RNA sequence: AGAGUUUGAUCCUGGCUCAGAACGAACGUUGGCGACGCGUUUUAAGCAUGCAAGUCGAGGGGCAGCAUUCCCUUCGGGGAGAUGGCGACCGGCGGACUGGUGAGUAACACGUAGAUGAUCUAUCCUUCAAUCCGGGAUAGCCAGUGGAAACGCUGAAUAAUACCGGAUACAGACCAUGGAUUACGGUUCAUGGUUGAAAGGCCUAUUUGGUUGUUGAAGGGUGAGUUUGCGUCCUAUUAGCUUGUUGGUGCGGUAAUGGCGCACCAAGGCGAUGAUAGGUAGCCGACCUGAGAGGGUGUACGGCCACAUUGGGACUGAGAUACGGCCCAGACUCCUACGGGAGGCAGCAGCUAAGAAUAUUCCGCAAUGGGCGCAAGCCUGACGGAGCGACGUCGCGUGAGGGAUGAAGGCCUUCGGGUUGUAAACCUCUUUCGGCAGGGAAGAAUAAGGCAGGAAGGCAAUGUUCUGCUGAUGACGGUACCUGCAGAAGAAGCCCCGGCUAACUACGUGCCAGCAGCCGCGGUAAUACGUAGGGGGCAAACGUUGUUCGGAAUUAUUGGGCGUAAAGAGCACGUAGGCGGGUAGAUAAGUUAAUGGUCAAAGACCCAGGCUUAACUUGGGAUAUGCCAUUAAUACUGUCUAUCUUGAGUUGCGCAGAGGCAGCAGGAAUUCCUGGUGUAGGGGUGAAAUCUGUAGAUAUCAGGAGGAACACCAAUGGCGAAGGCAAGCUGCUGGGUGACAACUGACGCUGAGGUGCGAAAGCCAGGGGAGCGAACGGGAUUAGAUACCCCGGUAGUCCUGGCCGUAAACGAUGCACACUAGUUGUCGGGUAUAUUAAAAUACUUGGUGACGAAGUAAACGCGAUAAGUGUGCCGCCUGGGGAGUAUGCCCGCAAGGGUGAAACUCAAAGGAAUUGACGGGGGCCCGCACAAGCGGUGGAGCAUGUGGUUUAAUUCGAUGGUACGCGAAGAAUCUUACCUGGGUUUAAAUACCGGUAGACAGCUUCAGAGAUGAAGUUUCCCUUUUGGGCUGCCGGUAAGGUGCUGCAUGGCUGUCGUCAGCUCGUGUCGUGAGAUGUUGGGUUAAGUCCCGCAACGAGCGCAACCCUCACUCCUUGUUGCUAAGCAGCGCUUCGGCGCUGCAGGACUCUUGGAGAACUGCCCCGGUUAACGGGGAGGAAGGUGGGGAUGACGUCAAGUCCUCAUGGCCCUUAUGUCCAGGGCUACACACGUGCUACAAUGGAGAGUACAAAGGGAUGCUUAGCCGCGAGGUGAAGCGAAACCCAAAAAACUUUCCUCAGUUCGGAUUGCAGUCUGAAACUCGACUGCAUGAAGGUGGAAUCGCUAGUAAUCGCAGAUCAGCAUGCUGCGGUGAAUACGUUCUCGGGCCUUGUACACACCGCCCGUCACACCACCCGAGUUGAGCUCACCCGAAGUCGUGACAUCUCGGUCAUGCCGAAGGUAAGCUUGGUAAGGAGGGUGAAGUCGUAACAAGGCG
Repeated sequence: AGAGUUUGAUCCUGGCUCAGAACGAACGUUGGCGACGCGUUUUAAGCAUGCAAGUCGAGGGGCAGCAUUCCCUUCGGGGAGAUGGCGACCGGCGGACUGGUGAGUAACACGUAGAUGAUCUAUCCUUCAAUCCGGGAUAGCCAGUGGAAACGCUGAAUAAUACCGGAUACAGACCAUGGAUUACGGUUCAUGGUUGAAAGGCCUAUUUGGUUGUUGAAGGGUGAGUUUGCGUCCUAUUAGCUUGUUGGUGCGGUAAUGGCGCACCAAGGCGAUGAUAGGUAGCCGACCUGAGAGGGUGUACGGCCACAUUGGGACUGAGAUACGGCCCAGACUCCUACGGGAGGCAGCAGCUAAGAAUAUUCCGCAAUGGGCGCAAGCCUGACGGAGCGACGUCGCGUGAGGGAUGAAGGCCUUCGGGUUGUAAACCUCUUUCGGCAGGGAAGAAUAAGGCAGGAAGGCAAUGUUCUGCUGAUGACGGUACCUGCAGAAGAAGCCCCGGCUAACUACGUGCCAGCAGCCGCGGUAAUACGUAGGGGGCAAACGUUGUUCGGAAUUAUUGGGCGUAAAGAGCACGUAGGCGGGUAGAUAAGUUAAUGGUCAAAGACCCAGGCUUAACUUGGGAUAUGCCAUUAAUACUGUCUAUCUUGAGUUGCGCAGAGGCAGCAGGAAUUCCUGGUGUAGGGGUGAAAUCUGUAGAUAUCAGGAGGAACACCAAUGGCGAAGGCAAGCUGCUGGGUGACAACUGACGCUGAGGUGCGAAAGCCAGGGGAGCGAACGGGAUUAGAUACCCCGGUAGUCCUGGCCGUAAACGAUGCACACUAGUUGUCGGGUAUAUUAAAAUACUUGGUGACGAAGUAAACGCGAUAAGUGUGCCGCCUGGGGAGUAUGCCCGCAAGGGUGAAACUCAAAGGAAUUGACGGGGGCCCGCACAAGCGGUGGAGCAUGUGGUUUAAUUCGAUGGUACGCGAAGAAUCUUACCUGGGUUUAAAUACCGGUAGACAGCUUCAGAGAUGAAGUUUCCCUUUUGGGCUGCCGGUAAGGUGCUGCAUGGCUGUCGUCAGCUCGUGUCGUGAGAUGUUGGGUUAAGUCCCGCAACGAGCGCAACCCUCACUCCUUGUUGCUAAGCAGCGCUUCGGCGCUGCAGGACUCUUGGAGAACUGCCCCGGUUAACGGGGAGGAAGGUGGGGAUGACGUCAAGUCCUCAUGGCCCUUAUGUCCAGGGCUACACACGUGCUACAAUGGAGAGUACAAAGGGAUGCUUAGCCGCGAGGUGAAGCGAAACCCAAAAAACUUUCCUCAGUUCGGAUUGCAGUCUGAAACUCGACUGCAUGAAGGUGGAAUCGCUAGUAAUCGCAGAUCAGCAUGCUGCGGUGAAUACGUUCUCGGGCCUUGUACACACCGCCCGUCACACCACCCGAGUUGAGCUCACCCGAAGUCGUGACAUCUCGGUCAUGCCGAAGGUAAGCUUGGUAAGGAGGGUGAAGUCGUAACAAGGCG
């Protein structure tokens, strides 16, 4: 100090979450020791038992009990206060301290600083003075007596430091008079009067004694009371509160001021600077956190306050309205003889209950402190200690050194190894802590007493006081500490390992189980679940939960914002308040400085000291921001005084204007009415219909009525505070602005509340009503259409008066002032120059626009009209939803408006910009994309594939385009993966090891469907004679799988698409994602090229290079060719022709090369370009035709059944072998084809012309046989040689003559051929016979732009056989393209977007279901509070009476008065039938409202 999380990515806004520290904690797992701390945060709930406040005999009368002594004794006992002492009693002091708790309290309660001239103070200290004379009671005790008890009652007697009277007394108190001083309830002086005290005890036996107590007075100290300034939580959905209330006079009361109380008088007092009310809370020193400012807390320790079962009350006392006192009332508990009584743990322990949760019914007064006492001493659950609890902090330990074969085991593995790991074992040491044994503290002194000595007073002694010596006492505890002994011995866990965040693998699981602080993991390869191994962190602990601060600048004083993210009030006027121009003076409130006081101690900080260290603790220092007081300064602010003119305003003279209000009076148009002309439609729409019209419309002409709005001018224009304002004229009126004079003299700015204005719609009352037009009616559209469109139409729109008070009331931008480059337009005014005028130029001023610098901003943008730089004031915001909702209050006739939450829920919601994708957005362009044509498919039969169905099986895959004559270039067996049945367990391949045998194999026979089994037979090789080779069998390693996952993969392939795109480096721009380049102007088939340009270059694609076809040349010359030449043979119509052989390279052809085409040339266009159009030449012309070639990528596209391969699965089977069956099924649906429907045809006959291929388990000739398929036959050929091989359409000719035919050939019967072990399921072909549907095909749809479509045949692969399929080959050989509006697909630019899984996107609302919280609610039930009334305890005060020596008492009564009761009301909570909306929820229903022009902006 930051990090994660919104997005495809980016910047910003903004919330949520995490890392830190802390705790009086709790829970889970684990747990060795010690020190120091801490320990009912909940029920101020209730409490059994014990203890927590007594003491004094040196105040008193006395003697119950104990001890001693004495006396008596009947030996049982009795007696004596005589001694030590002492129960109960009288009396004194203390029980107001200590200790506990935090309920109440928002207050002078607390903190801090003051006041007390308005007060008191027992005990203590100092000083002065005094301590005299008397008196009568009373308890105890005794006697009697009541009651269960608690507790009394009567009678008699008695004492005091108990009580009372008198005397005396001062610097006491009070009164009177006079004076001084003052802060006016003070202090002080003088005189006079009145009045107020007391108590003794002990010591000595020496006295006028000592000491202690008592009394009066003064001072000090301590403690307390009262009072004041300032500070101290939330709510305005609490706005008014108050009658003893505010003040005065008088009286009373108090220690004392005071309405504290009372009487009278006045009518005040508090409050927006928050009264009153409600909620919550003890306050502080301090503690936690934080850089600080702050925020949170108030446990322990310390100060103050309050309380003591709840409420009320007084008494005593120096002090209480009294925790362990009293009285009364209430609730509760206990005892009871039922008549009455007793009690108060928020003291220490402890119990019950509550709760997540908090300890021993311990020891001791040894220390410190307190009460009493002369003292010894007694008391002390204060306190000192121990116990329990890892609750916290701190410290220590659980061993140290060596030790590699890197052991075993575990885990992982690429099988090589790695890791656990010097870790262990093993060797050498040490012994803290714990255990046992021994020793053993400090904490203890100013005790009493004793001894000695000094000093003061005193005649002296005791005594008091001081100094020295001596002097008992330890709960903790035999503890701390020290020593010895043995032995590594007794002592490590918890959490985590996807990112944040340090730390990774395996197995299991398979959106299951589970995890999770946030993001998120898990659907068969999970570093995120569970386990293991390994690792990381901390450590006697570790995690979790809760809470607080931090991070969070996320409430922003330090230190935020408001155009679009949340946020400027719709606008103005103005009150309080805040802020405020120049000069001079005064003052000194703010401000600044110095000094003094205070700010308790503890804590925190610094420095030292003590516990072995630390925590802890002791001492010292510094600090203590605050408050108070005194003094000083006077720049600024304030206040007061005086003055000024620049801010502001006033008057005079002008100017512009839809500024406002009222009145008067216009023209055009719509509609309606009347009349004329006129005739069949009109109107309306995408198209129609409703509607209107022969009862005369629409159209047209004339006249009239009525209401509303004001074309052109008109504008980016003007005016107004905003809303808003528009024909013309008149009147009244507000504001603005200009120039120049004069005047006032800071009069100003803003503005919480408040007041006024305030579009449209709406409301009330009265008018008005032409057009338009919610609602409503009808017609259409539609799946529906409560809409969009059409025909009508009521409120309303208009006027007057009154309400409402809201709008995207927007510039989404509060008002005012100042400052900060320019350029340009326009509206209003002014000055100067020049001018006949209009205009122009320059300057100035007030508005209103555009661009733009600096600056600013998240960006977009803003930019003198700021969103820049500053000042002043106001308003508003703090994640999204719930919600501008509920409730309360205010306003309103209502509609509704203003103010305005929470529960719950989500991890986002949002702004700007970027790249894509998309649009029923736009622009440009291309493609057999459409159009123009030709031929098909869809109808029929058949073939083939698919779906479906069926089946034992009908193996599997391919499924929009991009599956469906596809994998399959060929299922009778095989193939074959499927089914049924029968076998088999290592068959095939490879190699090794161990064992075993010598064969194995072959042949024959038998069984069997076969696989296979059984039997028989034959029988090894080499050799150095050891063995080796070979083979079989058994075992091991090792196989096999067309089993699963193409969503784990490689490879290969399809598709967009042969579309023209896809990127990079450097530079530049931008905060960034990104942009630029690649856009623009042209052009191209093309990101092809040219030009321009913050880009310059480059790569993959395009093109070219490659193959082939077309032309020429060279070369080659057999098996090819044969023009000319020669020879031979044959035929001859005598012209010649054919064959063969020489020979030849001319031609065709073949082989291999070379050339040729490049917009090269000309004209025109074009930017002097690229390029385009035309032409020449040429075999070919603008890429010459065709092929191969497929960028970055998309579709989790296809394929695990070609192959390869991770993982999983099977292993007498999911492997493998065999036979048979199936893949060929068949109601049906679809795709792709073949053949046709005929005459451009069919059939017969005849005659021509190819290319490219294949051939040895092959192609197969001639000839012969068969109607034919074919058979036979044997030449040739491993092929430019021989064969397949006949090309077919075509051409010539004959028949058929429009019909289910001489079309068509399905189907079926019979007879055959071929292949093959084998054609039944299930082959092809042949012959004869049979002769189905079908007459050109609905909606729809496909191919093709030239040697193409169409049509015709040929060959090949696969293959024993099987081709309408596929691949290739040639023959014949068209039509059409105006063009790019539309359909489909694609490319580029641009625009919008709420899409990014990217429109097959996103997303809204009702309904249905489940759950959750909340609101209303007939009611019902609590709590708190207020007012009135009733009743009225105890008690103070008052009054009266009675008795009394006094203090005082008794009785009655008055006021006040707690609890209680009655009635009314307010606030708030629980619960509730039913009702309303809201939120949440993988796969419900209905529609499609929004996002693109979202299909109605």
Small-subunit ribosomal RNA from a metagenome, 1497 nucleotides, folded computationally. Its mean pLDDT, the model's own confidence on a scale to 100, is 84.